[in-house]
Context: one part of a larger RNA
C1' cells in the first nucleotide's frame, strides 16, 4: 500500500450526480396520535413515558417497600421519521448470468366473432381441443381499480350490409366461317362438295369480386389559414374570406410532452439550470394507440426537511488477512 471490521475531538451532508456507504432508530408495556379517505385505512403515523434484583400482599394484572451499578429490553437478534410532486391503482409478473420499472399482468370497461358438428385452434388425413361447456358460454382485439367524463370528421383505407344498374371468368348455346371427301362437272390442271369427323367462331346467357348506395370511430385514422375591428395603449367578444370529411369540446398545460427556454411571477435557500404553485405564446397535450383527479400501495422516481453520523473539513490510532522484507 490493499481487503474487511473498531474508535474518533470541533463541526454536522460542508461530501457526492445523488446523504452513494455507514451511523441513528429498533423488543415489550402504557400515554398519545394530524392531514386525507374508496370509512376499510393512514397507524408501529408523529412524539413521548417507563423497564434489573430481593421482600410482602394479589388468583392474576400489578400494588408497597427495600436494594445494586456509569448504565437493567446490561450480550444477540430486532422499524430511522416526515412533507410535497410524477408514474403506475392495487398483491403480483420479467431480460436464468449488466436493467425489476412508469415495462407486463390484472379486476373493471368496451368492441367483435360463435346458435352448436360453435367460433377459433392443432393436423395430410383419421381425429383431437375449445367442452362432457352453450350467448349469465367460449374465442379474438383494445383499455386498464374507483370516481367524473369520454366531443366533432365517414371525404380515405377496413369491416358490416343493400341489391336495381355498369363491368365480368370457366362453362353454356352457337350466327358464320375453315379443313377433310363419298360424288358431280372437266381431255387434262383443276373446280364444286352432302353426311360424317375435327378446327375457329360473332351475339346471346353465365358468380363472388369491383363500380354503385347506405351504416359504422372504445374500426385504422384525421380534428385549417389569412385580414380587419372597441373613446390611452393593449387585447379582440365581433367582423370579412379561402379552402375542408370535419377544422380539437371537456379538461389539462414550459408537462415522463416546450425548440427558443434558467420563458415570465410567486414560494423555499444566505445563494436554487433542479423542485412546488400559478400564467397560457401547446415548435409538437388531448379524450379508451383513452383524459382529468383520486385514499392506499411501490427494494421505482424528483424535491425538500427532522434526527443521525469519518460522506466531508482531514485527518489519526487500533485489529485480522494480503502484499512486501529476511530464513
Nucleotide at each position: 500500500c490493499c481487503c474487511u471490521c473498531g474508535u474518533u475531538a470541533a463541526g454536522g451532508a460542508a461530501c457526492u450526480c445523488g446523504g452513494c456507504a455507514a451511523u441513528c432508530u429498533a423488543a415489550c408495556c402504557c400515554c398519545g396520535u394530524a392531514a386525507c379517505u374508496u370509512c376499510g385505512g393512514g397507524a408501529u403515523a408523529a412524539g413521548g413515558g417507563g423497564u434489573g434484583c430481593c421482600a410482602c400482599c394479589g388468583c392474576a394484572a400489578g400494588g408497597u417497600g427495600g436494594u445494586c451499578g456509569c448504565a437493567g429490553g446490561u450480550a444477540a437478534u430486532c422499524g430511522g421519521c416526515c412533507c410535497a410532486g410524477g408514474c403506475g391503482a392495487c398483491u403480483g409478473u420479467u431480460u436464468a448470468a449488466c436493467a425489476a420499472a412508469a415495462a407486463c399482468a390484472c379486476a373493471g370497461c368496451u368492441c367483435u366473432c360463435u346458435g352448436c358438428u360453435a367460433a377459433a385452434g392443432c393436423g395430410u388425413a383419421a381425429g383431437c381441443u375449445g367442452a362432457a361447456g352453450u350467448a349469465u358460454a367460449g374465442g379474438g382485439g383494445g383499455u386498464g381499480a374507483u370516481a367524473c367524463c369520454u366531443g366533432c370528421c365517414c371525404a380515405g383505407c377496413g369491416c358490416c350490409g343493400g341489391a336495381a344498374g355498369g363491368u365480368u371468368a370457366a362453362g353454356g348455346u352457337g350466327a358464320g366461317g375453315c379443313g377433310u371427301c363419298a360424288g358431280a362437272g372437266g381431255c387434262a390442271a383443276c373446280u364444286c362438295a352432302a353426311a360424317g369427323c375435327g378446327c375457329c367462331g360473332a351475339g346471346c346467357c353465365g358468380a363472388a369480386g369491383c363500380c354503385c348506395c347506405g351504416g359504422u370511430a372504445a374500426g385504422c385514422g384525421g380534428c385549417g389559414g389569412c385580414c380587419g375591428u372597441a373613446a390611452c395603449u393593449a387585447u379582440a367578444a365581433c367582423g370579412g374570406u379561402c379552402c375542408u370529411a370535419a377544422g380539437g369540446u371537456a379538461g389539462c398545460g414550459a408537462a415522463a410532452u416546450c425548440c427558443c427556454u434558467u420563458g415570465u411571477c410567486g414560494g423555499g435557500u444566505a445563494a436554487g439550470u433542479u423542485c412546488c404553485g400559478a400564467c397560457c405564446c401547446g415548435c409538437a397535450c388531448g379524450a379508451a394507440u383513452g383524459g382529468u383527479g383520486u385514499a392506499a400501495c411501490g427494494a421505482c422516481u424528483u424535491g425538500g426537511g427532522c434526527g443521525c453520523u469519518g460522506u466531508c473539513u482531514c485527518g489519526a490510532c487500533g485489529a485480522g488477512g494480503g502484499g512486501c522484507c529476511c530464513g
Predicted 3D model of a 327-nucleotide part of an RNA (large-subunit ribosomal RNA, domain IV) from a Pseudomonadota bacterium. It matches the Rfam family "Bacterial large subunit ribosomal RNA". Rfam links the family to the GO terms structural constituent of ribosome and ribosome. The coordinates come from a structure-prediction model, not an experiment, and the mean pLDDT is 89. The source organism's lineage runs through Bacteria, Pseudomonadati and Pseudomonadota.